About this RNA:
The RNA shown here (FMN riboswitch aptamer (RFN element)) has 133 nucleotides and comes from Fructilactobacillus sanfranciscensis. RNAcentral records the identical sequence in 2 taxa. The sequence is in RNAcentral, with records from Rfam and Ribocentre. Of the family's consensus pairs, 100% are formed in the model.

[in-house]
């Protein structure tokens, strides 16, 4: 320094106020949240020109939830929401603005936000070790 193998730890946020109601963090007003890679004209830091870092819920894929198969194990398969407009500029669905919209199952007055499977699983990230080159 390349690639592999083992371990280990880490790994999701949110309904403020206020209506109607017998009864609703589920319904209306209105509020709030935003997993993990990878892209970026952006912003920081160093630098003097490079180098790090962080940066998209809505682009490109993963991942959970559901289903099939399967010894109901591994694992493979499937299914899996939702962005437009202006604006700058060689370049932008990433920036800047301004208006949208979206969000597994079960359970309960119909829930992204309560309960609950789940002290589960999990893409993935950091470290240790070993082995290779």
């Nucleotide at each position: 320094a390349u690639a592999c193998u083992u371990c280990u730890u880490c790994g999701g946020g949110g309904c403020a106020g206020g209506g109607u109601g017998a009864a609703a963090u589920u319904c209306c007003c209105a509020a709030c949240c935003g997993a993990c890679g990878g892209u970026a004209a952006c912003a920081a830091a160093u630098c003097a020109u490079u180098u790090u870092u962080g940066a998209a819920g809505u682009c490109c894929g993963u991942g959970a939830c559901c289903c099939g198969c399967g010894u109901u194990a591994a694992g493979c398969g499937g299914u899996u929401g939702a962005g437009c407009u202006a604006g700058u500029g060689a370049a932008a669905u990433u920036c800047u603005a301004g208006c949208a919209c979206c969000g597994a199952c079960a359970g309960u007055a119909u829930a992204g936000u309560c309960u609950g499977g789940a002290u589960g699983g999990g893409a993935g990230a950091a470290g240790a070790a070993g082995u290779u080159c």